[in-house]
RNA sequence: ACAGCAAGCCGGCCUGUCGCCUGUCUCCGGACAGGAGGAAAGUCCGGACAACACAGAGCACUGCACUUCUUAACGGGAAGAUGGCCGUGAGGUCAUGUAAGUGUAACAGAGAAUAACCGCCUUCGGGUAAGGGUGAAAAGGUGGGGUAAGAGCCCACCGGUUCCGGUGGUAACAUCGGAAGCCGUACACGCUGCAGGUUGCAAGACCAUGUAUAUCGCGGUACUUUUGGUACGGGGUGGCUCGCUCCGGUUCCCUUUGUGGAUGCCGCGAAGGGUAGGUUGCUAAAGGCUGCAGGUGACUGUAGCCGCAGAUCAAUGACAGGCCCUUUUUUAAGGACAGAAUCCGGCUUACAGGCUUGCUGUUUUU
Numbered sequence: 001a002c003a004g005c006a007a008g009c010c011g012g013c014c015u016g017u018c019g020c021c022u023g024u025c026u027c028c029g030g031a032c033a034g035g036a037g038g039a040a041a042g043u044c045c046g047g048a049c050a051a052c053a054c055a056g057a058g059c060a061c062u063g064c065a066c067u068u069c070u071u072a073a074c075g076g077g078a079a080g081a082u083g084g085c086c087g088u089g090a091g092g093u094c095a096u097g098u099a100a101g102u103g104u105a106a107c108a109g110a111g112a113a114u115a116a117c118c119g120c121c122u123u124c125g126g127g128u129a130a131g132g133g134u135g136a137a138a139a140g141g142u143g144g145g146g147u148a149a150g151a152g153c154c155c156a157c158c159g160g161u162u163c164c165g166g167u168g169g170u171a172a173c174a175u176c177g178g179a180a181g182c183c184g185u186a187c188a189c190g191c192u193g194c195a196g197g198u199u200g201c202a203a204g205a206c207c208a209u210g211u212a213u214a215u216c217g218c219g220g221u222a223c224u225u226u227u228g229g230u231a232c233g234g235g236g237u238g239g240c241u242c243g244c245u246c247c248g249g250u251u252c253c254c255u256u257u258g259u260g261g262a263u264g265c266c267g268c269g270a271a272g273g274g275u276a277g278g279u280u281g282c283u284a285a286a287g288g289c290u291g292c293a294g295g296u297g298a299c300u301g302u303a304g305c306c307g308c309a310g311a312u313c314a315a316u317g318a319c320a321g322g323c324c325c326u327u328u329u330u331u332a333a334g335g336a337c338a339g340a341a342u343c344c345g346g347c348u349u350a351c352a353g354g355c356u357u358g359c360u361g362u363u364u365u366u
Base pairs, nucleotide, nucleotide: 001362002361003360004359005358006357007356008355009354010353012323013322014321015320016319017318018317020035021034022033023032024031025030037337041348042347044346045345046344047343048342049200050199051198052197056242057241058240059239061196062195063194064193065192066080067079068078069077070076081096082095083094084093085092086091097191098190101189102188103187104186105185117132118131119128120127121126140158141157142156143155144154145153159183160182161180162179163178164177165176166175167174168173204280205279206278207277215270216269217268218267219266220265221264222230223229224228232248233247234246235245236244251262252261253260287306288305289304290303291302292301293300294299324335325334326333327332
C1' cells in the first nucleotide's frame, strides 16, 4: 500500500417564511415546549396489561435439551467445551438428553447385523469371511502369532466407547496412568427432564342514540326432611374429561291419566330490524443519559440529571438560502433501507455511501 475477518458509529444539519398535531399558559390577539426508526418492517418468540374467572387437576398437544453465567422471561444473550464441514489465515457454519429402547434402509447384492456368491481349506460331513464383487453403507485399522484354511481367535500399537485413579478447571471437558475385545452407518419413532390456560387494544370499560315487549323451529320444565339440598337439563373458561360456577323448573286445560296441549321461564338456532357516534384504555415505561465501582463479557450495583409523539380515513410538512458527504465533463448530478398506532425485551430480513478499533494474508519500499 492492497485485499480480507470481527465489533461498533453516522446515514443528515443550520437559518427564514408559511402550514399541521399534542400539551401548558392566556389580556383570547396569541406565546412557549415538543413532534416518526435502527430497523418503526416481518408477526417469528417472550412478557407487562385486560377479559374469561373466585381459579384448579389430569390427558392430549407444542417447544427446548453440552457447560456455566445473565435476564421479568424467552426457542434470547455472553463466555466456553467436544465433534463435523469450509477457509492459507484472522474466522465462519452446523450439531449436542437417552454405554446396548424400537423400527426402517428402496435398487443392486448371496446377504443390510442370528449373513454366505466368487474365492480359500477340507477327513468331502463340512468349515471360513482374510482376498474379490454389489452397494450410500458389508461388522474398527496396521503388523505379528496361530490355524486345514481363516477370523479380536490371541498379542503389540493405534482409533472409538465405558469405567477407575492423579493433576488442572465452577463445569462441560483436557491431560497422564490403568482396566474391559466393549466396537457399523444414516434416518424416523419412542422414552426422560424442564416449560407452556386461552384470546388479544379490532383485549377491555363507560356514555349517548335507536328498533321489534314482534315471528318461526327445537330441547328442558323433578323429588324432598322446604328457601336449603340432591338429581336432571342448559350456559360459561381451547381440544377432551373431571372439578368449579351461573340459570331453569310457574300457572292452567282436556283427558282415549299419555311423559297430551297451552302459558311462563331458561337455552340453542333461523328469518328480520336498529345503531355503528363519542369518551377512555393512550403513554412515567422491567424508561433514557452521564459518572463511579464490580465483572473476560453479556450484565449488575450505586449517585445525579431528564421526563422525550399519542394521531384516529390517521399530524410530524412545503418553499428558499447555506453547510456537510459522494461522483463528475466543475455546467451540474446524487444523498440508502424506509415511516409510529397498547407498550416493552429479543430474533429474522432490507440498507447508497462514509468513518473508527482490533486481528489476518500478500507485496514491495524505507
Overview:
This is a predicted structure of a 366-nucleotide RNA (Bacterial RNase P class A) from Marinilabilia sp. UBA5340. Lineage of the source: Bacteria > Bacteroidia > Marinilabiliales > Marinilabiliaceae > Marinilabilia. It matches the Rfam family "Bacterial RNase P class A". About the family: Ribonuclease P (RNase P) is a ubiquitous endoribonuclease, found in archaea, bacteria and eukarya as well as chloroplasts and mitochondria. By type it is a ribozyme. The prediction has a mean pLDDT of 75. It was read from a public genome assembly, where an Rfam model found it.